[in-house]
This is a predicted structure of a 73-nucleotide RNA (transfer RNA) from a Bacteriovoracaceae bacterium.
Order: sequence, then structure tokens, then C1' cells
RNA sequence: AGGUCAGUAGCUCAGUUGGUAGAGCAUCGGUCUCCAAAACCGAGGGUCGAGGGUUCGAAUCCUUCCUGGCCUG
Repeated sequence: AGGUCAGUAGCUCAGUUGGUAGAGCAUCGGUCUCCAAAACCGAGGGUCGAGGGUUCGAAUCCUUCCUGGCCUG
């Protein structure tokens, strides 16, 4: 330099024939208990890596970058 994959909640990830963003764990609160753990119930937490474009509407399509992994030279 070229090719390819990935980037979404604190962490690990899901969500692709474009239609108002989710799960598990963690955190916080509650029930239970003499206390705690476990179990159960509930809550908070996201400008979907960044800019631009297409569209009534973009995590999703197009484009240029950034970061990381792998391959080729």
C1' cells in the first nucleotide's frame, strides 16, 4: 500500500429483505433472612466509532475518515 472482518448500555453480545434499540452479567432499590449469600420482583443506564449523502423514515443502504484483528505484498 491492497484485501477482509469488527466497532451498539459499565462488560459480553443480539438486532441486515430500512419502520420509533434489546438480552445476559454487572450496578441500584425492594421481597425473603437474626445478618449476609442465593432466589424472585422492579429501576436506572445508549446522540448505535466520526462526518457527509440517499430516503417520509437509517444501527441497517452509499461514501470518506478513525480504531482494532487477520491475510497479501
Rfam family: tRNA. It is annotated as a transfer RNA. The coordinates come from a structure-prediction model, not an experiment, and the mean pLDDT is 82. It was read from a public genome assembly. The organism belongs to Bacteriovoracaceae, within Bacteria.